Model confidence (mean pLDDT): 86 of 100. This is a predicted structure of a 1478-nucleotide RNA (small-subunit ribosomal RNA) from an uncultured bacterium. Its Rfam family is "Bacterial small subunit ribosomal RNA". The sequence is in RNAcentral, with records from ENA and SILVA.
């Protein structure tokens, strides 16, 4: 887009269409085909009159109803789609092989006879259905007989035509063969004579007969399904003679007689299935249907058959069998809705048991008429298509409400309300059609026949009747905005966004994918888009799909070139001529039915719908033309091809021979203790003598160098040398042949390797298979052995990454450069060297091609010609069948199910037990720790009321904690409190604070006391504070996966963008790669790049040298003076201190390096080559870490999850692990004595001297706001003593007692001191850390935080090493290539078995239906044919009979149904087999 639809929600009106797609399942009930009295006999009844006593009887009803004989209809309408793959169907022709009632027409005729049968009428039988028997009777029934224009048939004879078969006709003989009357009317001439009758007029009919129309059979060319996993089919089969039968031709049927006849252009056989105008789609080609309408076929319960018929094998006919229904009295009956309602059943679904012949169309009849469920219309369905409503204007305080909100607003929304109209549908009143014209009747006119004014035909005119729908449409009139709006759907494709809830659940979903606490996707809502009386959902077809490609596709790597090859059919085919005229073009005819699409007009108020005219309708026929290409046929030609001749090349094939090397094994010599092996052994050989090494023999296979990207073959594939036979291909020069040619469906042939059969044969070599190693295992990888087999014969097999993943052929399109053959040219004695053709084999490339890689004269370019093969992945190259095979196995080759991808090529990144280059305390070299062991600390696990939380690899773990006894505090117990402890704002009242007491754990309460603030315009207000409402505070609750700030981390790594250009379809590349060089994307050079940003380096602080400013530290440097200490005067020169400056830049010299960056030495300098530390941290990465530092959305708490207090946790211990102290000692412990820093700290502070205590510390109180005064001593060290290797004078755990401080308070729980007590440890296993110098070690020293509490932490400084060959390893990074199936990116992906679980499928002993073959029994019903003894009206007849006939009998044929044995398709099935999902 469309639909005969269905299904959910919803539903005002009308026009116009449409409605069992399923059960061709079964049917109750009505009604769908009857008409003619003008063919014919026969012929009631109710009821009305009348007579009669009655029984009856007339008349009338009525020749009416009714049946019957007869005639025409019944084959037509009208339904269905079961079957049919066929001359069923379209189309187009044949019929010289044919029919045709009824109609029209020509022409001629219509006579004289005869028997009967039904109704009836009488009797019988049955339940019925119905039927037998005697008997009478008509006709347009039936029969004979005459007559014959014509017809028809036989013979003769003719003429035209012809497809040569025969048709059509004239003529002449001879034969054979017809009829039926019926209404109306007339009385002209006949006979009765009103009038009737022969007659005659009409008219409607009979008969034979021309032709016609119309409608049909037959026949015949094209045309249109699907499967080859249907390949062979076929005995009336093919064809003839010849008969029968048809309306006709024909093997339609028979008989003989012949072997045909179909088939890869797909026969036979399976499925499917009415066909076709058309319908739907679509730009068309084309696909897809075949409802409604129309044409054709077919079918009427299922199978068979005939009759009758002009037509039938015949829907509402017969007969016969079968199945199924009713009816029966049980003997025997009757029945087909796929006719129109309608029932029932199926089904997702499809309507009234309705009105009418008024119309149109039928059948009858002469007509009125009758019939007619065909049809006219109603009626039921939103099934469709098409019109119309649901109202129009105006209305801002933008009205309540709802929703949203950043709180300001924003939208729903002029939307509503309110005001003004309007009047359509629908209601109410009234009015109110066309659709109707005919036939017919009546008048009137014309003409036909006729004697006729009769009549009766036909034509015209005007009147007259006739309507189901239906009082509908249609119109007026009335009242009133009143009665009439839903549906889907808003994540992206696609137009339409926000709240709530929900929390991977409930649920959506066409694809993609949404939902795990802020979903624009789920559910409801607000608001939105889209349609609109419907909307959406399913289902289907068509596009979109160029995704089967004719138009209009492909096959090197994406799905596709058969593994080669000869070659049959087909397909294509060089060059000139002449024909033909097949095909191809051009005109004409005809023919493509209406209707339907398309135009143009018209008609319903428009529209859909309908009428007319008209165009199309690409198709086929048939006729005439044209002759270029195609094709046929002739006839010539060489340029395709091909055959002779010469000539060299080649692992080109086969067969026989024949060499040497080497492995081996065997016999011999020499000779000893190993040898082989391997990463390293080991199994294994060998003292019985190996391996080596020497000499001889055996007996297999395979041929080193030559050797090459070289060569030969179709293509598997061919490699020592000789020889025989042989196949092709090239080079070269004539000569013939005359298109002989290219591919090639089947077909046949050859075909690595393994593998299979038989027979040999057997050294290596080696599947299995053993043993021996690696391994966690090791059924591998390596060792040592070893069996088929690798080799030959002969014969299977028939695949393969049988690859250039590239089918053959000819032609045509720029080169360059190698090779291999052969030939030419120059030049040369010559080998050769150049140059040039032809064949063949590389390599790089133009142009073009390509999805990109690439490919490009050896195309993957550009053409033509043939084959062959692909259509998303998996299932699967698998099942089932079929060929082939000894097997293995090959070949041919689906489906269910499943999945929303599978793939190509090329890009960026990651990433490799890939490569190169190069860094880094990254390994190595050092030095010292860490892992034990003791305590400190931190985490984990455990525990607990509670041990609050957070932080987990590096890069959680002395980490947030720079310091938890309360407090901190966030945990936990328990006691309080509800405008809060704390901000704003409002109302009262009042200073407000301190302070005491009492209860109490405190908080808190109660009570006392003590004091009256500030401004004022005097009303008041401002700070605090108490009381009170209520907005609100508050929340260390959640959510770092909603976030910002802030941090780690790669990593101080050298990286990581842009801008224009350029290149590429793109993604992207270049730049940034490259050759040096640096710590560095740091510089240089070079380059389609040029150029810039972030980064790096520099600027910055700091140390280190120097100057200089400045001096209450520094020094006697100088001078004086000293209680002798820079203490004093003095003085800044020097340290020093803190401001300024200078110094370093490869600048300067050699040498190296592209003359360049840059490097190596080297000289001066305090310092060199980025002089040493900091500070600084690119794009980004890890959903890293922090909501408990702050800030912050939502969500969650509100007499609590807020807020206060007490007290307990955070400090718990069987344990685990990180980090750190202190030691295991003598390079030391202890102990006396003597020295030498830096950097800081200090006012609630630092705290000297002095005095005391064994000490921690009391006491004291001087100085210091600090270059000045304190902490303050530094220690290691250095001199000297002493210990003597021992768990010690090491070691300090731990306990016990005693103290000190700080603090309200040291019980859980401070830290320090002395006295005792002296645990483990003797240098730490696997691992495992930092460190390159003023570094590592080792010494101590000060700060922060702190009331007190330091092994931690952040910083001083003393003393001071080793050791780096080197980048191969490890573990991190950088650049560049490289391969990637990775891209949450190796902690990636991914493969098998195996357990479940579901699902489809194959395969089985069977088993159970469904079509069918064969063979054989049966054999209704019934046409033929034969008989013919029973019967029998017409006609003959000699009257006996015969003719003909008919029932019965017998045969062919045959439809059900039996038996038997096949094939073939399904169903199902223990069981088993692999697939798919999960």
């Nucleotide at each position: 887009a469309a639909c005969g639809a269905a299904c959910g929600c919803u539903g005002g009106c009308g026009g116009c269409g449409u409605g069992c797609c399923u059960a061709a399942c079964a049917c109750a009930u009505g009604c769908a085909a009857g008409u003619c009295g003008a063919a014919c006999g026969c012929g009631a009844a109710a009821g009305g009159g009348g007579g009669g006593c009655a029984a009856c009887c007339c008349c009338c009803g009525a020749g009416u109803a009714g049946a019957g004989u007869g005639g025409c209809g019944c084959a037509c309408g009208g339904g269905u789609g079961a079957g049919u793959a066929a001359c069923a169907c379209g189309u187009g022709g044949g019929u010289a092989a044919c029919c045709c009632a009824c109609c029209c027409u020509u022409g001629a005729g219509a006579u004289c006879g005869g028997g009967a049968c039904a109704a009836c009428c009488a009797g019988g039988g049955g339940a019925a259905a119905c039927u037998c028997u005697g008997g009478c009777u008509a006709a347009u029934a039936c029969c004979g007989g005459a007559u014959g224009u014509g017809u028809c048939c036989a013979g003769g004879u003719u003429g035209g035509c012809c497809u040569c078969g025969g048709c059509c006709g004239g003529c002449c003989u001879g034969g054979a063969g017809a009829a039926a009357g019926g209404u109306g009317g007339c009385c002209u001439a006949u006979g009765c004579u009103u009038g009737c009758a022969a007659g005659c007029c009409a008219u409607c009919g009979c008969u034979c007969u021309u032709g016609g129309a119309c409608g049909g059979g037959c026949c015949c060319g094209c045309g249109g399904c699907c499967c080859a996993u249907u390949a062979g089919c076929u005995a009336g089969u093919u064809g003839g003679u010849g008969a029968g039968g048809u309306a006709a031709c024909g093997g339609c049927u028979c008989a003989c007689c012949a072997a045909g006849g179909c088939a890869g252009u797909g026969a036979u056989g399976g499925g499917u299935a009415g066909c076709u105008g058309g319908u739907c789609u679509g730009a068309g080609a084309g696909g897809a249907u075949g409802a409604u309408c129309a044409g054709c076929c077919a079918c009427a319960c299922u199978g068979g058959g005939a009759c009758u018929g002009g037509a039938a094998c015949a829907c509402g006919g017969c007969c016969c069998a079968g199945a199924c229904u009713c009816c029966u009295a049980c003997g025997g009956g009757a029945g087909g809705c796929a006719g129109c309602a309608g029932u029932g059943g199926g089904g997702a679904a499809u309507u009234u048991u309705g009105c009418g012949c008024a119309a149109u169309g039928g059948g009858g009849g002469a007509a009125a008429c009758c019939c007619u469920g065909a049809c006219g219309c109603a009626g039921c369905a939103a099934c469709g298509c098409c019109g119309c409503g649901u109202g129009g204007g105006u209305g801002a305080u933008g009205a309540a409400g709802g929703c949203c909100c950043u709180u300001g607003g924003g939208u729903c929304g002029u939307a509503a309300a309110g005001c003004c109209c309007u009047g359509u549908c629908g209601g109410g009143u009234g009015g109110g059609a066309a659709g109707a014209a005919u036939c017919c009747c009546u008048u009137g006119g014309c003409g036909g026949c006729g004697a006729a004014u009769a009549g009766u035909c036909g034509c015209c005119a005007a009147g007259g009747a006739u309507g189901a729908c239906g009082g509908u449409a249609c119109c007026a009139c009335u009242a009133g905005a009143g009665g009439a709006a839903g549906c889907a759907c808003c994540g992206g494709c696609u137009a339409a966004c926000u709240c709530u809830g929900u929390g991977c659940c409930a649920g959506c979903a066409g694809c993609c994918g949404c939902g795990g606490u802020a979903a624009u996707a789920c559910a409801g809502a607000g608001g939105g888009u889209g349609c609109a009386a419907g909307c959406g959902u399913u289902g289907u077809u068509c596009g979109g799909a160029a995704u089967c490609a004719c138009u209009g596709g492909g096959c090197g790597u994406a799905a596709a070139g058969c593994g080669c090859g000869u070659g049959u059919a087909g397909g294509c085919g060089g060059c000139c001529g002449a024909u033909u005229g097949u095909g191809u073009c051009g005109a004409g005819u005809g023919u493509g039915a209406a209707a339907g699409c398309c135009c143009u007009c018209g008609g319903c108020u428009u529209a859909a719908c309908c009428g007319a005219g008209g165009a199309a309708g690409u198709g086929c026929a048939c006729u005439c033309g044209a002759a270029a290409c195609u094709g046929g046929u002739c006839g010539g030609c060489u340029u395709g091809a091909g055959u002779a001749c010469c000539g060299g090349a080649g692992a080109g094939g086969a067969a026989g021979g024949u060499g040497g090397a080497a492995u081996u094994c065997c016999c011999g010599g020499u000779g000893u203790a190993g040898a082989g092996g391997u990463g390293a052994a080991a199994u294994u050989c060998g003292u019985a003598g190996a391996u080596a090494u020497c000499g001889g023999g055996a007996g297999g296979a395979a041929c080193a160098c030559c050797a090459g990207u070289g060569g030969c073959g179709a293509a598997a594939g061919c490699g020592a040398c000789c020889u025989u036979c042989u196949g092709g291909a090239c080079g070269g020069a004539u000569a013939c042949u005359g298109a002989c040619g290219c591919u090639g469906a089947g077909a046949c042939g050859c075909g690595a390797a393994a593998g299979c059969g038989u027979g040999g044969g057997g050294a290596g070599c080696a599947a299995a298979c053993a043993g021996g190693a690696u391994u966690a295992g090791a059924u591998a990888c390596c060792c040592u052995g070893g069996u088929a087999g690798u080799c030959c014969a002969c014969g299977c097999c028939g695949u393969a990454a049988a690859c250039g993943g590239u089918g053959g052929g000819c032609a045509c399109u720029a080169g360059g450069u190698g090779u291999g053959g052969c030939g030419g040219g120059u030049g040369u004695u010559g080998a050769c060297c150049c140059c040039c053709g032809c064949c063949g084999u590389g390599c790089c490339g133009a142009a073009g091609c390509u999805a990109a890689c690439g490919c490009a004269u050896u195309a993957a370019g550009u053409g033509c010609c043939c084959c062959g093969c692909c259509u998303g992945g998996g299932g699967a190259g698998u099942a089932c069948g079929g060929c082939c095979g000894c097997a293995a196995g090959g070949u041919u080759a689906a489906a269910a199910c499943u999945c929303a991808a599978a793939g190509g090529a090329a890009u960026u990144g990651a990433c490799g037990g890939g490569g190169g280059c190069c860094c880094g305390c990254a390994c190595a070299a050092g030095c010292g720790g860490u892992g034990g062991a003791g305590c400190a600390u931190g985490u984990g696990g455990u525990u607990u009321a509670a041990u609050u939380c957070g932080a987990c690899g590096c890069a959680a773990c002395g980490c947030g904690a720079a310091g938890a006894a309360c407090c901190u505090u966030a945990c936990c117990u328990g006691g309080g409190u509800u405008u809060g402890a704390c901000a704003u704002c409002c109302c009262c009242u009042g200073a407000c604070c301190g302070c005491c007491g009492c209860a109490g754990a405190g908080a808190u309460g109660c009570g006392g006391u003590u004091u009256u603030c500030c401004c004022u315009u005097c009303g008041g207000g401002g700070a605090c504070a108490g009381g009170g409402a209520g907005a609100c505070a508050g929340g260390u609750g959640c959510u770092g996966c909603a976030u910002g700030g802030c941090u780690g981390u790669c990593g101080u790594c050298a990286g990581c963008u842009c801008g224009u250009g350029u290149c590429g379809u793109g993604a992207g590349a270049u730049g940034u790669u490259g050759g040096g060089u640096u710590a560095a994307g740091u510089c240089c050079c070079g380059c389609a790049a040029c150029g810039a940003g972030c980064g790096c380096a520099a600027c910055c602080c700091u140390c280190g040298c120097c100057c200089u400013u400045a001096g209450u530290u520094g020094c006697c440097a100088c001078c004086g003076g000293u209680u002798c200490g820079g203490c004093c005067g003095g003085g800044c020169a020097c340290u020093c201190u803190a401001g300024g400056g200078g110094g370093a830049c490869u600048g300067c010299c050699u040498c190296g390096g592209u003359u360049a960056a840059c490097g190596a030495g080297g000289a001066g300098g305090a310092a060199g080559g980025c002089g040493g530390g900091g500070a600084u941290g690119a794009c980004g990465u890890c959903a890293a870490g922090u909501c408990c530092u702050c800030a912050u959305g939502g969500c969650c708490c509100u007499u609590a999850u807020g807020c206060c207090c007490a007290g307990g946790g955070c400090u718990a211990c069987a344990c685990a692990c990180g980090u750190g102290c202190u030691a295991c000692a003598a390079u030391g412990g202890c102990u006396g004595g003597c020295a030498c820093a830096a950097a800081g700290g200090g006012a609630u502070g630092c705290u000297a001297a002095c005095c005391u205590g064994c000490g921690a510390g009391g006491g004291g109180g001087a100085g210091c706001c600090a270059a000045u005064c304190c902490c303050a001593a530094a220690a290691a060290g250095c001199c000297g003593g002493u210990c003597u290797c021992a768990g010690u004078u090491c070691g300090g755990a731990u306990u016990g007692g005693a103290g000190u401080c700080u603090g309200c308070a040291a019980c859980u729980c401070g830290a320090c001191u002395c006295c005792a007590u002296g645990a483990a440890g003797u240098c730490g296993g696997a691992a495992u850390c930092g460190c390159u110098a003023g570094u590592a070690a080792u010494c101590g020293c000060g700060g922060a935080u702190c009331a007190g509490c330091a092994u931690g932490c952040c910083g001083c400084g003393g003393u001071g090493a080793a050791u780096a060959c080197g980048u191969u390893c490890c573990c991190g990074g950088g650049c560049c290539u490289u391969g990637u199936a990775c891209a949450c990116a190796c902690c990636g992906c991914c493969c098998g078995u195996c357990a479940c679980a579901c699902c489809a499928c194959g395969a089985a002993a069977g088993u159970c239906g469904g079509c069918u073959g064969c063979a054989c029994c049966a054999g209704a019903a019934g046409u033929c044919g034969c008989u013919g003894g029973g019967c029998u009206a017409a006609c003959c007849u000699u009257c006996g009979g015969g003719a003909a006939g008919c029932a019965g009998g017998c045969g062919c044929c045959a439809a059900a149904g039996g038996u038997g044995u096949g094939g073939u398709c399904g169903g199902u099935a223990a069981u088993u087999g692999g697939g798919g999902u999960g």